[in-house]
RNA sequence: CAAGAUGGCCGGGCGACCGCCGCUUCCCGAUGGCCGUGAGGCCGUCGGGGAGGGGAGGAAAGUCCGAACUCCACCGGGCGAGAUGCCCGCUAACGGCGGGGCGGGGUGACCCGACGGAAAGUGCCACAGAAACACACCGCCCCGAGCGAUCGGGGCAAGGGUGAAAUGGUGAGGCAAGAGCUCACCGCUCCGGCGGCGACGCUGGAGGCAGGGCAAACCCCAUCUGGAGCAAGGCCAAGUAGGGGGAUAAGGCGCCCGGACUUCCCCGGGUUGGCCGCUGGAACCCGACGGCAACGUCGGGGCUAGAGAGAUGGUCGCCGCCCGGCGGUCCAUCGGGAGGGAGUCCCGACGUUGUCGGGAUGUAAACCGAUAGGCUGCCGGGGCACAGGAUUCGGCUUACAGGCCGUCUUGCGUU
Numbered sequence: 001c002a003a004g005a006u007g008g009c010c011g012g013g014c015g016a017c018c019g020c021c022g023c024u025u026c027c028c029g030a031u032g033g034c035c036g037u038g039a040g041g042c043c044g045u046c047g048g049g050g051a052g053g054g055g056a057g058g059a060a061a062g063u064c065c066g067a068a069c070u071c072c073a074c075c076g077g078g079c080g081a082g083a084u085g086c087c088c089g090c091u092a093a094c095g096g097c098g099g100g101g102c103g104g105g106g107u108g109a110c111c112c113g114a115c116g117g118a119a120a121g122u123g124c125c126a127c128a129g130a131a132a133c134a135c136a137c138c139g140c141c142c143c144g145a146g147c148g149a150u151c152g153g154g155g156c157a158a159g160g161g162u163g164a165a166a167u168g169g170u171g172a173g174g175c176a177a178g179a180g181c182u183c184a185c186c187g188c189u190c191c192g193g194c195g196g197c198g199a200c201g202c203u204g205g206a207g208g209c210a211g212g213g214c215a216a217a218c219c220c221c222a223u224c225u226g227g228a229g230c231a232a233g234g235c236c237a238a239g240u241a242g243g244g245g246g247a248u249a250a251g252g253c254g255c256c257c258g259g260a261c262u263u264c265c266c267c268g269g270g271u272u273g274g275c276c277g278c279u280g281g282a283a284c285c286c287g288a289c290g291g292c293a294a295c296g297u298c299g300g301g302g303c304u305a306g307a308g309a310g311a312u313g314g315u316c317g318c319c320g321c322c323c324g325g326c327g328g329u330c331c332a333u334c335g336g337g338a339g340g341g342a343g344u345c346c347c348g349a350c351g352u353u354g355u356c357g358g359g360a361u362g363u364a365a366a367c368c369g370a371u372a373g374g375c376u377g378c379c380g381g382g383g384c385a386c387a388g389g390a391u392u393c394g395g396c397u398u399a400c401a402g403g404c405c406g407u408c409u410u411g412c413g414u415u
Stems, first nucleotide, its partner, number of pairs: 001411010012319007020055002023052013057386001061397002064395005069229004074259006081225005086100005101115001102113004116220002121218002123214003137160002139156007168186006187209001188207008233276004243267005250262002284301007320384001321382010332371005343361008
């Protein structure tokens, strides 16, 4: 300098004018309730005005997981359905996160994994191919017949072919030719030893060795799971039709059994107003300690929207940023700079305080051009990424113009 991997952050700023939402407080007007003999006091509601300070996201999206919270009464047992799937940790929990193991990809930094079990059973492997739980197409070898082409009998699965995959792989021996037939190594299975909490790793021995694959096929094993969801659910006011019908069963999304509780369901009518839930959290920020880390413990700090057809917007100016164009300057690299001359140095010769010839400095310099980069000036264009709460959190996934920072890997060059 180039290419890559990975982690984090920002994603407009300032000012002016006009306009929103809610909180605190003050003033004005109207009005309601309560206390008081009264003067008056207390609490609230509506409207207007002033002051103060506050007002969207890293994804607010998707609605994919997990919960908190709310309601459906609950408890136990059985069957079913669904989800997850290596190990150890974190967490309220998770299908999440961290760290490891094994497998795969990559030169590497790193990335990916739907990662328990195929010797419990069932099922599938199209087409091609002789054959996909095993039948020989081409072929190899032996015997016999034949002039020959070839024919008959027997042996083979090593070579070739087909295929995603074909009786573990490589090599040697052996054989008529072959085959774990035998042997060595690798693979596989079983039994030990050592290390590790563990998944596993290393290693020793025995065995010729159950024909392969698929479980994001059914299945087996382990663990977990009630349903619905803030339009959940409560309260007040108002008003109508405390109307009608049904069930001894029913009681919010699987079924059955047992216990022990309560009534439940349908049709029709009325109200569609207000308040709560509604924002203080398994929360956030800073520091210390522990831990590889996820995270935990302790101490300190502050409160960061609560709207209700749903609030933070509009206009203008400057700066910033982006795109395009035209310059200036600095450094680096590359190309040109023909040829000749001056100066200096070296050598040779000679007619010696110099002359001549040759060489070096030397394409070197100046200068011109090109390319990349740094800094900087001007002009034109661009409102400038993805995108906005609605019960709240922990995650995952997806989108994102432009930029900044850190760590690591590989290549080239220089020192």

The RNA shown here (Bacterial RNase P class A) has 415 nucleotides and comes from an SAR202 cluster bacterium.